[in-house]
Context: one part of a larger RNA
RNA sequence: UGACAGGGGCCUGCACAAGCGGUGGAGCAUGUGGUUUCAUUCAAUGCAAAGCGAAGAACCUUACCAGAGCUUGACAUGCCGCGAAUCCUCUUGAAAGAGAGGGGUGCCUUCGAGAAUGCAGACACAGGUGGUGCAUGAUUGUCGUCAGCUCGUGUCAUAAGGUGUUGGGUUAAGUCCUGCAACGAGCGCAACCCUCGUGUUUAGUUUCCAUCAUUGAGUUUGGAACCCUGAACAGACUGUCAGUGAUAAGACGGAGGAAGGUGAGGAUGACGUUAAGUCAUCAUGCCCCUUAUGCUCUGGGCGACACACGUGCAACAAUGGCUGGGACAAAGGGUCCCAAUCCCGUGAGGGUGAGCUAACUCUAAAAACCCGUCCUCAGUUCGGAAUGCAGGCUACAACUCUCCUGCAUAAAGACAUAAUCGUUAGUAAUCACCGGUCAGCCAUAUGGUGGUAAAUCUAUUCUCGGGCCUUGUACA
Numbered sequence: 001u002g003a004c005a006g007g008g009g010c011c012u013g014c015a016c017a018a019g020c021g022g023u024g025g026a027g028c029a030u031g032u033g034g035u036u037u038c039a040u041u042c043a044a045u046g047c048a049a050a051g052c053g054a055a056g057a058a059c060c061u062u063a064c065c066a067g068a069g070c071u072u073g074a075c076a077u078g079c080c081g082c083g084a085a086u087c088c089u090c091u092u093g094a095a096a097g098a099g100a101g102g103g104g105u106g107c108c109u110u111c112g113a114g115a116a117u118g119c120a121g122a123c124a125c126a127g128g129u130g131g132u133g134c135a136u137g138a139u140u141g142u143c144g145u146c147a148g149c150u151c152g153u154g155u156c157a158u159a160a161g162g163u164g165u166u167g168g169g170u171u172a173a174g175u176c177c178u179g180c181a182a183c184g185a186g187c188g189c190a191a192c193c194c195u196c197g198u199g200u201u202u203a204g205u206u207u208c209c210a211u212c213a214u215u216g217a218g219u220u221u222g223g224a225a226c227c228c229u230g231a232a233c234a235g236a237c238u239g240u241c242a243g244u245g246a247u248a249a250g251a252c253g254g255a256g257g258a259a260g261g262u263g264a265g266g267a268u269g270a271c272g273u274u275a276a277g278u279c280a281u282c283a284u285g286c287c288c289c290u291u292a293u294g295c296u297c298u299g300g301g302c303g304a305c306a307c308a309c310g311u312g313c314a315a316c317a318a319u320g321g322c323u324g325g326g327a328c329a330a331a332g333g334g335u336c337c338c339a340a341u342c343c344c345g346u347g348a349g350g351g352u353g354a355g356c357u358a359a360c361u362c363u364a365a366a367a368a369c370c371c372g373u374c375c376u377c378a379g380u381u382c383g384g385a386a387u388g389c390a391g392g393c394u395a396c397a398a399c400u401c402u403c404c405u406g407c408a409u410a411a412a413g414a415c416a417u418a419a420u421c422g423u424u425a426g427u428a429a430u431c432a433c434c435g436g437u438c439a440g441c442c443a444u445a446u447g448g449u450g451g452u453a454a455a456u457c458u459a460u461u462c463u464c465g466g467g468c469c470u471u472g473u474a475c476a
Stems, first nucleotide, its partner, number of pairs: 001476002003473003007470007015460001019423005027313007034305002042053001064300007073125001077124002079121001081119003087102006107114001127289002130287003136283002138278003141274001143272001148187006154163003167178003193266004198234007207224004212218001237260001240254002244250001303442001320375002323372004332363003338355001342351003382413001386409007429452007
């Protein structure tokens, strides 16, 4: 100087406490371990692995297994030879592939050739999702959006080092003020960036308003005040007032204001720690394979199932379930696409195909909610697993192994021990909508969007994490 302490002091955080809702019990979905298997490909393993890589495993993907094949190779460059290439038909095969037949010459030309493409040959080489993340780059998680980490000069010390960075206040903050052998500076903090909240100016089409029409669709005329959309500005700075404080920094209360003391949210992650993760995104050193650890194909597997764990969905009901009627969003997406309307079907869906390359049209029905009906506390008109039958869509293909619909059948489940998680306001909880990936979909996931809308905390005793100062040390 650090590290450590079941030492001390100060401070802080959904850390505790106070509330609200969960997990842990049952069913299912999904991931992992284990077991099994010809194979159940690989990676991730306390917090910081486990709805994670995977924004979508029927084939493909695919890396795994069995079988059938290839060996200059599926891919690249170089050399030589032959044929332009594309195309059509047949045999064999599970396919990859193998064999045979037919037709047919284009571009360019210095008539030698050349370009492009196919086949064959020899060799340099290709290839490897093979190993090492403890050889690496790059990138990411974590402590932690915690307030820290350092440097130059000076000065103190024999030196390691100290000082500055400590002290008194204050802050979300090493934020600022003040004092001081220190004076300055850098990386962080803050601000600059984006979104939301208010107003002004400007622009009005596909938006809005009025008029006119009443259809599936705003298709007529006039306007831009409002709404909205796009752009540019303004606005918040403890600026102002009172008391307080050291005449400071600030803190407390008020006024005005759409917003008040960081206005709310996001992006932004210092020096470092963890030989943390990734050689399977990619790149790459070294090692290894080279008729195979490379490549092609068919089928299977990644979907197994005594069990254990994690993350979720949906329940156990009356603040509810069924049923009829009625109302109100935002943000997205669409041309190999979204699809209105009408018809058929109980329905999934099928037929038709207006419109829209989109502020125009479509998706589109928002659902919780409100007004009525029935149910009356039951394993029920709760709950829906699982099963049988009959269908629909996508796709060469739905058995292993998709999704959806109808009818029938109707399991566990009575609010859950020890333990444990999230959350401080438009938040929790609850309700629906949309996107990406995508032929289809195992999405209850994930990323967004809005609707309804709480309770509790003004304390730091205790638990956990962190910061600063200080004490001790058989530690480095």

This is a predicted structure of a 476-nucleotide part of an RNA (small-subunit ribosomal RNA, 3' major domain) from Tanacetum vulgare. The full RNA is in RNAcentral, with records from SILVA. Model confidence (mean pLDDT): 80 of 100. Rfam family: Bacterial small subunit ribosomal RNA. Its family is annotated with ribosome and structural constituent of ribosome in the Gene Ontology.